Source information: The part of an RNA shown here (small-subunit ribosomal RNA, 5' domain) has 508 nucleotides and comes from a metagenome.
Context: one part of a larger RNA
């Protein structure tokens, strides 16, 4: 000088863009934040109908999604992260792309009926029904697993094409007159994820020097999607280390971001990638995926309810409370776009996201008027009492209208979907906007409503009076105050920077 997610003191007119619990991963009232699917299925309830039948809603069965998106940084010094470099022993929902196939058949269950327990959460027993829930059985080739031929490579381990024999394993329907659509099973590809290995890279500490028995390696065996001391059995006695093991302490890593000529610091908020975690601590279900925030179980501490037998609960999700702090926002609007999950579709959902709301927290941009006006008015203030100076400043004339104020018009972000009309390309009709009557246009009034803030001894731009009398004060350093203080208080005056201006912390 520069920079801050900044804090504090004065003082503040609009705007656009960002941005905003750095402290207690402290405890949360309340309300939303993950649902969809009636074109899987069988009911209830209510409309329509004479009926077959449809249509709305509802709880359950099923289906997919709740593993995504959001949020915090507690742990962690580690293949966590970053960058290169390779690896096979392998797993994959949805997606793309290609081959094949989807036959026949059973038993059940909530839901509901009915009895009983229950404060509550719920539970018990009977009873009866459905699926694309669930189970057999046929078929099955690429698929698996076992035996096992042949051919090349290669001393061999083995690895490459390429054949036979056994045994295993599939499936759902559902919309439509239909054609045909969507699903469903199996493979194979490919894409995205997951998985291991090695090499560099970035912390402090030797007042931490020895560490280490699943410990290093083999063999076998479990496990695992799969390699591995990932376990576990037996054997061998190894491994790591001053190039710094083992301790201990501190910390989430980069992309970056600040500074700086650079080298290098220093630092990781906002945003993007990874990683870790979700009241504390363990555990698995279930899944393509989790060891799962807003899911299930067992413990711990807290809260809440109870009829005392016994339940219920988790904001580090968005707001929003208390408490900690110097110090950080609404308990708002909307799915209009963008995206995501569902759904054939129309559509639901959606505190993600778009916006608005607060705060001068940053950054930019703009106003606070523009000319003209001297006899230099009044009035402060100095003063050598002649006069200077405030100061063209004001007033006073002319004039202009940015902003804010007022009326009126009014967006772009919106095409997607929907209906008709066409084989089709296309083309035709109605709409669909949180922001927002907001931006932005156009008139209208009117100098009207919009300036402070540090500082003036030197460093360092800016000076003079009162006052006060080592007192009261200043202070970043040198240092000033003890009766003439350009350094203290105040004025007049100046300088500086201005919606700021000064201060403190930090880093460079």
């Nucleotide at each position: 000088g520069g920079a801050c997610g900044a804090g504090c003191g004065c003082u503040g007119g609009c705007g656009g863009c960002g941005u905003g619990c750095c402290u207690a991963a402290c405890a949360c009232a309340u309300g939303c934040a993950a649902g969809u699917c009636g074109c899987a299925c069988g009911g209830g309830a209510c409309c329509c109908g004479c009926a077959a039948g449809g249509g709305u809603u509802c709880a359950g069965u099923g289906g997919c999604g709740g593993a995504c998106g959001g949020g915090u940084g507690c742990g962690u010094a580690a293949c966590a992260c970053g960058u290169g470099a390779g690896g096979a022993a392998c797993a994959u929902g949805c997606c793309u792309a290609u081959c094949g196939g989807c036959g026949g058949g059973g038993g059940a269950u909530a839901g509901c009926c009915g009895g009983c327990c229950c404060a509550a959460c719920g539970g018990c027993c009977g009873g009866g029904u459905a699926a694309u829930a669930c189970c057999g059985c046929g078929u099955a080739c690429g698929c698996u697993c076992a035996c096992u031929g042949g051919g090349g490579g290669g001393c061999a381990u083995c690895c490459c094409c390429u054949g036979g024999u056994g045994a295993g394993g599939a499936a759902a329907g559902c919309a439509g007159c239909a054609a045909u659509g969507c699903a469903c099973c199996g493979a194979u590809a490919g894409a995205g994820u997951g998985c291991c290995u090695c090499g560099c890279g970035g912390c402090c500490u030797a007042u931490c020097a020895g560490c280490u028995a699943g410990u290093u390696g083999g063999u076998g065996a479990g496990g695992u999607a799969a390699u591995g001391g990932c376990u576990c059995a037996c054997c061998a006695a190894g491994g790591c280390a001053a190039c710094g093991a083992c301790g201990g302490g501190u910390a989430g890593c980069u992309g970056g971001u600040c500074u700086g000529a650079g080298a290098g610091g220093a630092u990781g908020a906002u945003c993007a990638g990874c990683c870790a975690c979700a009241u504390u601590g363990g555990g698995a279900c279930u899944g393509a995926g989790a060891c799962a925030c807003g899911g299930c179980c067992c413990a711990g501490a807290c809260u809440c309810c109870u009829a005392c037998g016994g339940g219920a609960g988790g904001c580090a999700g968005c707001a929003g409370u208390g408490g900690g702090g110097a110090a950080u926002c609404u308990u708002g609007c909307g799915c209009g776009a963008u995206g995501g999950c569902c759904g054939a579709a129309a559509g639901g959902c959606u505190g993600a996201c778009g916006c608005a709301g607060c705060g001068a927290c940053g950054c930019c941009g703009c106003g606070u008027g523009u000319g003209g006006g001297a006899u230099g008015a009044c009035g402060g203030c100095c003063u050598u009492c002649g006069g200077g100076u405030u100061g063209u400043a004001a007033a006073c004339c002319a004039c202009u209208g940015u902003c804010g104020g007022a009326a009126g018009g009014g967006a772009c972000g919106a095409a997607u979907g929907g209906c008709c009309c066409g084989c089709a390309a296309g083309g035709g009709c109605a709409g669909u906007g949180a922001c927002g009557g907001u931006a932005c246009c156009u008139u209208c009034a009117a100098a009207g409503g919009a300036a402070g803030c540090a500082c003036c001894g030197g460093c360092u731009a800016a000076c003079u009076c009162c006052g006060u009398g080592c007192c009261a004060g200043c202070a970043g350093c040198c240092g000033c105050g003890g009766u003439a203080a350009u350094a203290c208080g105040g004025a007049g005056g100046g300088u500086g920077c201005g919606a700021g201006c000064g201060u403190u912390g930090u880093c460079c």

RNAcentral holds the full RNA, with entries from SILVA.